[in-house]
Context: one part of a larger RNA
RNA sequence: GGAUGAACGCUAGCGGGAGGCUUAAUACAUGCAAGUCGAGCGGUAAGGUUUUCGGACCCUAGAGCGGCGAACGGGUGAGUAACGCGUACGAAACCUACCUUUAAGAGAGGAAUAGCCCUGGGAAACUGGGAGUAAUACCUCAUAGUAUUCAUUGACCGCAUGGCUGAUGGAUUAAAGCUGACGCGCUUAAAGAUGGUCGUGCGUCUGAUUAGCUAGUUGGUAGGGUAACGGCCUACCAAGGCUACGAUCAGUACGCGCCGUGAGAGCGUGGCCCCCCACACGGCUACUGAGACACGGACCCGACUCCUACGGGAGGCAGCAGUAAGGAAUAUUGCGCAAUGGACGCAAGUCUGACCCAGCCCUCCCGCGUGCAGGACGCAUGCCCCUUGGGUUGUAAACUGCUUUCCUUUGGGAAGAAACGCACUCUUCUAACGAGUACUUGACGCUCCCAGACGCAAUAAGCACCGGCUAACUCCCUGCCUCCCUCCGCGCUAAUCCCUCGGGUGCAAGCCUUAUCC
Numbered sequence: 001g002g003a004u005g006a007a008c009g010c011u012a013g014c015g016g017g018a019g020g021c022u023u024a025a026u027a028c029a030u031g032c033a034a035g036u037c038g039a040g041c042g043g044u045a046a047g048g049u050u051u052u053c054g055g056a057c058c059c060u061a062g063a064g065c066g067g068c069g070a071a072c073g074g075g076u077g078a079g080u081a082a083c084g085c086g087u088a089c090g091a092a093a094c095c096u097a098c099c100u101u102u103a104a105g106a107g108a109g110g111a112a113u114a115g116c117c118c119u120g121g122g123a124a125a126c127u128g129g130g131a132g133u134a135a136u137a138c139c140u141c142a143u144a145g146u147a148u149u150c151a152u153u154g155a156c157c158g159c160a161u162g163g164c165u166g167a168u169g170g171a172u173u174a175a176a177g178c179u180g181a182c183g184c185g186c187u188u189a190a191a192g193a194u195g196g197u198c199g200u201g202c203g204u205c206u207g208a209u210u211a212g213c214u215a216g217u218u219g220g221u222a223g224g225g226u227a228a229c230g231g232c233c234u235a236c237c238a239a240g241g242c243u244a245c246g247a248u249c250a251g252u253a254c255g256c257g258c259c260g261u262g263a264g265a266g267c268g269u270g271g272c273c274c275c276c277c278a279c280a281c282g283g284c285u286a287c288u289g290a291g292a293c294a295c296g297g298a299c300c301c302g303a304c305u306c307c308u309a310c311g312g313g314a315g316g317c318a319g320c321a322g323u324a325a326g327g328a329a330u331a332u333u334g335c336g337c338a339a340u341g342g343a344c345g346c347a348a349g350u351c352u353g354a355c356c357c358a359g360c361c362c363u364c365c366c367g368c369g370u371g372c373a374g375g376a377c378g379c380a381u382g383c384c385c386c387u388u389g390g391g392u393u394g395u396a397a398a399c400u401g402c403u404u405u406c407c408u409u410u411g412g413g414a415a416g417a418a419a420c421g422c423a424c425u426c427u428u429c430u431a432a433c434g435a436g437u438a439c440u441u442g443a444c445g446c447u448c449c450c451a452g453a454c455g456c457a458a459u460a461a462g463c464a465c466c467g468g469c470u471a472a473c474u475c476c477c478u479g480c481c482u483c484c485c486u487c488c489g490c491g492c493u494a495a496u497c498c499c500u501c502g503g504g505u506g507c508a509a510g511c512c513u514u515a516u517c518c
Base pairs, nucleotide, nucleotide: 001518002517003516004515006514007513009511010510013368014367015366016365017364018363019361020360021326026324027323028322030321031320032319035068036067037066040065041064047058048057049056050055075279076278077277084204085203086202087201088200089199090198091197094196095195099192100191101190102189103188104187105186107141108140109139110138117130118129119128120127121126147172148171149170150169151168152167153166154165156163157162177184178183205251206250207249212242213241214240217239218238219237220236221235222234223233224232255275257273259268260267261266281302282301283300285298304315305314306313307312332358334357336355340354341352342351343350344349371402372401373400374399382392383391384390385389408453409452410451411450412449416444421439423437424436425435426434462507463506464505465504466503467488468487473502484489
C1' cells in the first nucleotide's frame, strides 16, 4: 500500500447493487415451512329442491381405503487426514420411479379389510370387541418370451476370470381399470436418457520430544449376503500384511471451483454463489420404498423439557421469522405465489418461509449532491508580529447575476405477462399435436421513469493529522507534572511531539483506531 462476513469512537444528505451469529452442533415459547388426486374406491355431515312425511333427487366439506410425492427443495459444518474431495481412467462386477422410443399383451375367478353401524376401556395420548362393505388394495388360475433357471450344441470376439450371438428341449413368473366420448392409465421385454453405486493411478496440514503397528489382521477354499465385486460376514487352512518414500499414534481441519495479495513464483484463505461429502438432541437398529438406514417417519437406550386424575403420556428450529443465553458483534414473529422452479392433478387448481419482493443495519462497492459566475476601499471579528503600522484568515464573506440536481409537493404512469385456460379460425386421418386472433392474470407499487410547482440556495460536512519516517507551524498554558508515542523519542520555564486557540495538510459521507492476511 491492498484486503475484510469485521468491531470500537466521532460524524452523517440521497440513490443503485451486494452482504449480514465468524461465539454456544447451546436451550427453545408461538406461528408457518409437504402435500395432492372424487377422471382409483365405498360413502357422507351441513345446505338446497320436492314430498303421500316413509322418503327421493341435487350439491358436496371433513374423515377413511388406495395412488404419487414426502430420498427433491431448505439448513448447518459437529465429525472426517478418508478413495472424503479434486483430477484421470475402469465396471467383461452393477441398479435406476417418473420421462422418451420400440415390440407384445390385458382372459377367468376368489377371500378379506378400513370407513359407516352397534358396543366397551382410558384423565389424556390412544385403544379393544361384534356385524357387515368397496376398489387401480390383496390372492389364485390361464396365456407369454429377446425375462429367470437347467441341460445339449454351433459361430464370432477379447482384457485374465471370460464376453456376445444363434439353435433344441424342460421348468418358473404378468396385468386394472376410470370416463358419455376424446383420453388418462395397467403388464412384460428391449433400448435410450437421467440419476446413482463400486474399484483404481496421482494429488491432498503439522509433529520422530510419536518407531514400530496389525488376529478378520494378510491370503486361500467353501458357503452366506448384496443391485453388484470383495474378510462384507461365517467355518476351515496357511502366516502373512504395513512401515524412515514416515506405518502407528497425537494434534488440527469438511474438500474443491474460487477469493485476497503479489510483476511472477508463491503465501494466506475456503464467508456469500456453484459442485461434492457429512450431520439432523447424543447413540443404535432396521422397516417402507425405484431410491433412506430417512431434518419437520418408526423402535430402543441416554440426557433434558413439558402434561398428568400418578396408572401413564408428549417433544426435538444446524427450515423461515422470533426468544433466552454467550459475545466486541450480526436483521422482520413482514407481503405474495404476479414471475421462475417444484409436488400432485386430464384440467381448473391446491400446496410451496424454495423463490420473488419489501423492512432493518454507513457492513462493503459504485454514483450524485451539499451550488455556479462575478465580486478589493483586501472591510470588520479572530490570530500573529519587529505595533501611529503590517501580515494572515481571504474572493473567503457581504453584495450582484444565474441555475434547480437533490429534498418537499402535484399530476401522468411503464417493463417485468407470456402462457395455462376459455371462445373462434386454419392445418391435420382425428375433437390430439401445431399455427393464429381476441379476452384474462402484478406481491413489489401512491414503484422506476416523465412533466409541473416552490425558493433572495432554498434541505445537506465531517474526521484524522501537522518533530522525523510523512503532506502540513505559530502563539498561550503547563514545567520529568498532566500526558503523548507503531518506531526513534517528547516533557525538568521560551515544548513546531502534552492540553487549547488560530492557521495549515490529507481524505471526504465518511474519517480514524483495533484485529487478521499478503
Predicted 3D model of a 518-nucleotide part of an RNA (small-subunit ribosomal RNA, 5' domain) from an uncultured bacterium. The RNAcentral record of the full RNA draws on ENA and SILVA. Its Rfam family is "Bacterial small subunit ribosomal RNA".